Large-subunit ribosomal RNA, domain VI from a Candidatus Colwelliibacteriota bacterium, 246 nucleotides, folded computationally. RNAcentral holds the full RNA, with entries from ENA.
[in-house]
Context: one part of a larger RNA
RNA sequence: CGUUUACCACUUGAGGGCAGUCGAUCCUAGUACGAGAGGACCGGAUUGAACGAGCCUCUGGUCUAUCAGCUUUGGUACCAACUGAAUUGCUGAGUAGCUAUGCUCGGAAGGGAUAAGCGCUGAAAGCAUCUAAGCGCGAAGCCUAGCCCAAGAUUAGGUGGAGGCCCCUAAUAGAUGAUUAGGUUGAUAGGUCCAAGGUGUAAGGCGGGCAACCGUUUCAGCCGAAGGAUACUAAAAGGCCGCAGA
Numbered sequence: 001c002g003u004u005u006a007c008c009a010c011u012u013g014a015g016g017g018c019a020g021u022c023g024a025u026c027c028u029a030g031u032a033c034g035a036g037a038g039g040a041c042c043g044g045a046u047u048g049a050a051c052g053a054g055c056c057u058c059u060g061g062u063c064u065a066u067c068a069g070c071u072u073u074g075g076u077a078c079c080a081a082c083u084g085a086a087u088u089g090c091u092g093a094g095u096a097g098c099u100a101u102g103c104u105c106g107g108a109a110g111g112g113a114u115a116a117g118c119g120c121u122g123a124a125a126g127c128a129u130c131u132a133a134g135c136g137c138g139a140a141g142c143c144u145a146g147c148c149c150a151a152g153a154u155u156a157g158g159u160g161g162a163g164g165c166c167c168c169u170a171a172u173a174g175a176u177g178a179u180u181a182g183g184u185u186g187a188u189a190g191g192u193c194c195a196a197g198g199u200g201u202a203a204g205g206c207g208g209g210c211a212a213c214c215g216u217u218u219c220a221g222c223c224g225a226a227g228g229a230u231a232c233u234a235a236a237a238g239g240c241c242g243c244a245g246a
Base pairs, nucleotide, nucleotide: 001152007161008160009159010158011157015149016148017147018146021049022048023047024046025045026044027043033038051106052105053104054103055102059100060099061098062097066093067092068091069090070089071086072085073084074083075082076081110144111143112142117137118136119135120134163241164240165239166238167183168182169181170180171179188234189233190232191230192229193228194227197223198222199221204217205216206215207214208213
């Protein structure tokens, strides 16, 4: 821009895409078969490999505004304490998130038409013949079926409705638009509180020790993302288009 109102919601599915794999063990059954050695079809059950998708409960990785320890040097006059710089200064841990080597799931079953092949009936050709007329079976393959996209499917579909945008708070979204959750009739984000989780027992005081330091107060103190609660702060006030036109 089109779909000859317009916008919102829910849809149909022409068409397209994805997927499609391969083992092992057990039962049937040491059965059929076979002199024996050996050893099934069919059918059923279980468990894997590789591949794919999703996810983070577990196992791990990472986690540069979390916690602790340590060093050199500067600063807060000094001690203590705290802090800047040194690759995040180095080291040990580590929530959320993101992840695989971790977890869950998938391939199927069924239907239709067939290939090679196997047949029925059956003439041409008194016989025979699966084929010439006719009919049946038959594959991981084809069409379905499973999942996803999908009315620019210009044949532009269907059903029901009135709402949409600017602006603002944000994230399950994200370069910007967009999408999604909200905008006081409100838990959208921040703050605060609570519990969980991380780190690992803060500072100050008291006691002990010549001191380094130890004990106690103290499972303390501190803390990002994640959970719950709470209008304290910010989503103010408002504006525009449409709810039909010809």
Model confidence (mean pLDDT): 85 of 100. Its Rfam family is "Bacterial large subunit ribosomal RNA". Its family is annotated with structural constituent of ribosome and ribosome in the Gene Ontology.